RNA sequence: CUUCGGGGCAGGGUGAGGCGUUCCGCGCCAAUUCCCGACCGGCGGUUAUAGCCCGCGAGCGACAAUUGUCGCAGGAACCGGUGAGAUUCCGGUGCCGACGGUACAGUCCGGAUGGGAGAAG
Numbered sequence: 001c002u003u004c005g006g007g008g009c010a011g012g013g014u015g016a017g018g019c020g021u022u023c024c025g026c027g028c029c030a031a032u033u034c035c036c037g038a039c040c041g042g043c044g045g046u047u048a049u050a051g052c053c054c055g056c057g058a059g060c061g062a063c064a065a066u067u068g069u070c071g072c073a074g075g076a077a078c079c080g081g082u083g084a085g086a087u088u089c090c091g092g093u094g095c096c097g098a099c100g101g102u103a104c105a106g107u108c109c110g111g112a113u114g115g116g117a118g119a120a121g
Base pairs, nucleotide, nucleotide: 001121002120003119004118011036012035013034017029018028019027020026021025038107039106040097041096042056043055044054045053051095052094059072060071061070062069063068077093078092079091080090081089099110100109101108
């Protein structure tokens, strides 16, 4: 310098709200956000393979001035087995997931045709 560099609500239920009807009643629509359930797992390291062991990245702010420095925020695992060695494998049962929008979002839309730890040449 060039290229690469993130995956995911199947199926069912409820009905905030909206529409039709003069009203009532009734009918229709209506959440990937709620409930049951389903699904997903960036990068480096670690005696042997990791979302939940250690660290990094992604967000926000300030300074500074295009790239860097500093600060803030942000999550999670145990039991048994094999083995020389595994919180990484096998079996079992759990747990976690930035910010803004919207009916309350890890999975939809948006900042992002962005940034990025890093990988290859």

Notes:
This is a predicted structure of a 121-nucleotide RNA (FMN riboswitch aptamer (RFN element)) from a soil metagenome. The coordinates come from a structure-prediction model, not an experiment, and the mean pLDDT is 83. It matches the Rfam family "FMN riboswitch aptamer (RFN element)". Its family is annotated with FMN binding in the Gene Ontology.